C1' cells in the first nucleotide's frame, strides 16, 4: 500500500424568525358535549376534622359565531421497527393436583426471566484474523424412503466359488444391510396456569332495562300471611304462597379436560344505549453517568452525582442564513489541493414500562487483528 | 394498541396435519358437429405454489425471517 475480519461510537453543528406539547409559578378559570353531569383548578360558606353545599371570565356582532394571556424550564430512537422470545404489573383462587398441549436442548457460568448473553468442548466453512450450528437419545419402541433398481430394510441379479455360501467385485441409488431421518411420531432432562393496559379499579351520562335458546329452580332450618285437620283452650299437624339463612346434585365462572376451589340464578346469540372523565401513566426505576474493586469474561458490589419525553385529532416541527460532509459539472494548480455552481445528507418516527432477538439504514470516526506484496 | 388468520394457473378453490408424480369448477385456443352462433364432443397450452434462507436424499408440505392482504378486541344493561 491492497484485500479483509471483529468491537466501540457518532446520526449533522450554529443563529433568526414563526409555531406544537408537558411541568412549574402568576392569573383565573381548564376540560367535556347539541347541552349537561362527573373531572381538575380557584374563591365563598357550614363543620372540631373528614367532608359537604355554592358560586366563577373578558371583548367584538343584530344573530349565526368568532377572538384573547405572560414567564420559566422538559420535550424522539439506534433502532422507538417487527410484535419473534422473556419479564414486571393487572384481573382471574395468594394459581393448587393430573391429564393433554406448547417450548428448550453439548458442558459451565451471568442474569428478574429467555430461545438472551459469557467461557468452553466437537463438527463444519475459510490461508487466516474469525464465521455458523434446534448439537439429548435410533441397545425402549413405531414410522417413513418417489424414480430408478434383482433387492429400500431382513434381498440374492450379473461376476466368484468348495453349489450353497459369501459383501470381495459389478450395476442402480442420496442410500444395498451398517445404517439415515428425531426443524417424523416418540422417550429422557428441564420450563411454561391464562389472558392482555381496548389488562383492570372507579365516577358520570344513558336504555323497548326488550326479544330468543339452553340448563336449573333441589335439599334443610327460621319469621309472616292465606286455606284446612285434631284439640276445652295452650298448642300440635298438613298445604300453598312470599322474606331470609345454610348447603350445592344440577348450572355458571377459573379462557382444553378432570380433580379442585368459587357464585347463586347464569350462559349464548339478537336487540338497544353511553362512546366523557380519572386512575393504571410516566419524579425514583432489574434507571442514567462517572471512579473504585472481584471475575478471563458475560455480570456483580461499593461510592459519588443526576432527574431524563409522553398525548388521545395523538407534540417533538416549518423557513432562512451560514459551517462541516458526500456526488455531478467547470476553472486554477506539476501534485497534495484550491475556487465557482448545481445537488443529496439515510433508515425511520415512542403511546403500560422494562431486558433481549431480528429486519431496515446515506454515511462517517476509533480501536484489536488477519492473509498478500514491498522495503529496512 | 393487543390478537387470529390467508397468499397455489386469468378467477373461485382442494393439496399443507401425516415430505416423493401439483390437481378440480369455470375461463383460454385448435378441431369437429351447425347455413352461421350457442350448447355438446374430442385434444391442448397456462403454475417461480408470495419472496428469502435452513432441516432433509428430497420442501407447495416441517422451521425461522420477510412482504402484501383479511378479520376480531371498548363499556353498560
Nucleotide at each position: 500500500g491492497a484485500a479483509g475480519u471483529c468491537c466501540a461510537c457518532c446520526a449533522g453543528g450554529c443563529c433568526g424568525c414563526c409555531g406544537c406539547u408537558g411541568g412549574c409559578g402568576c392569573a383565573a378559570g381548564c376540560u367535556g358535549u347539541c347541552a349537561a353531569a362527573a373531572g381538575c383548578c380557584g374563591g365563598c360558606g357550614u363543620g372540631a376534622a373528614a367532608a359537604c353545599g355554592c358560586c366563577g371570565g373578558g371583548c367584538c356582532g343584530a344573530a349565526a359565531g368568532g377572538c384573547c394571556g405572560c414567564g420559566c424550564u422538559g420535550g424522539a430512537g439506534g433502532a422507538a421497527u417487527g410484535u419473534c422470545c422473556g419479564g414486571a404489573c393487572u384481573g382471574c383462587a395468594u394459581a393448587g393436583g393430573g391429564c393433554a398441549g406448547c417450548g428448550u436442548a453439548g458442558c459451565g457460568g451471568g442474569u428478574a426471566a429467555c430461545a438472551c448473553c459469557c467461557g468452553u468442548c466437537c463438527a463444519c466453512c475459510g490461508u487466516g484474523a474469525g464465521g455458523u450450528g434446534a448439537g439429548g437419545a435410533u441397545c425402549a419402541g413405531a414410522g417413513c424412503a418417489a424414480c430408478a433398481g434383482a433387492g429400500a430394510c431382513g434381498a440374492g441379479c450379473c461376476g466368484c466359488u468348495u453349489c450353497a455360501g459369501u459383501g470381495c467385485g459389478g450395476g442402480u441409488g442420496a442410500a444395498a444391510c451398517g445404517g439415515g431421518c428425531a426443524a417424523u411420531c416418540u422417550c429422557u432432562a428441564c420450563g411454561c396456569g391464562c389472558a392482555g393496559c381496548a389488562a383492570u379499579a372507579c365516577c358520570a351520562a344513558g336504555u323497548a332495562g326488550g326479544c330468543a335458546c339452553a340448563c336449573a329452580c333441589g335439599g334443610a332450618g327460621u319469621g309472616c300471611g292465606g286455606c284446612g285437620g285434631c284439640g276445652a283452650a295452650a298448642g300440635c299437624u298438613g298445604u300453598u304462597g312470599u322474606g331470609u339463612u345454610c348447603u350445592a346434585a344440577c348450572c355458571c365462572g377459573g379462557g382444553g379436560c378432570c380433580c379442585c376451589c368459587g357464585g347463586a340464578g347464569u350462559g349464548u346469540g339478537c336487540g338497544g344505549g353511553u362512546a366523557g372523565g380519572u386512575a393504571g401513566c410516566a419524579c425514583c426505576g432489574a434507571g442514567c453517568c462517572g471512579g473504585u474493586g472481584a471475575g478471563u469474561g458475560a455480570u456483580c458490589a461499593c461510592c459519588g452525582g443526576c432527574c431524563c419525553a409522553g398525548a388521545u385529532u395523538a407534540a417533538u416541527g416549518g423557513c432562512g442564513g451560514u459551517c462541516a460532509c458526500g456526488c455531478u459539472g467547470g476553472g486554477g494548480g506539476c501534485a497534495a489541493c484550491c475556487c465557482c455552481a448545481g445537488u443529496g445528507c439515510a433508515c425511520a418516527g415512542a403511546a403500560u414500562c422494562c431486558g433481549g432477538c431480528u429486519u431496515a439504514u446515506c454515511g462517517g470516526u476509533g480501536g484489536a487483528c488477519u492473509u498478500c506484496a514491498c522495503a529496512c | 394498541c393487543g390478537g387470529a388468520c390467508c397468499g397455489u394457473g386469468g378467477c373461485g378453490c382442494a393439496g399443507c396435519c401425516u415430505g416423493g408424480u401439483a390437481g378440480c369448477g369455470c375461463g383460454c385456443c385448435a378441431c369437429c358437429u351447425u347455413g352461421g352462433g350457442g350448447u355438446g364432443g374430442u385434444g391442448g397450452a397456462g403454475g417461480u405454489c408470495g419472496c428469502u434462507g435452513g432441516u432433509u436424499c428430497a420442501a407447495a408440505u416441517c422451521c425461522a425471517g420477510u412482504c402484501g392482504g383479511u378479520c376480531c378486541g371498548a363499556c353498560c344493561a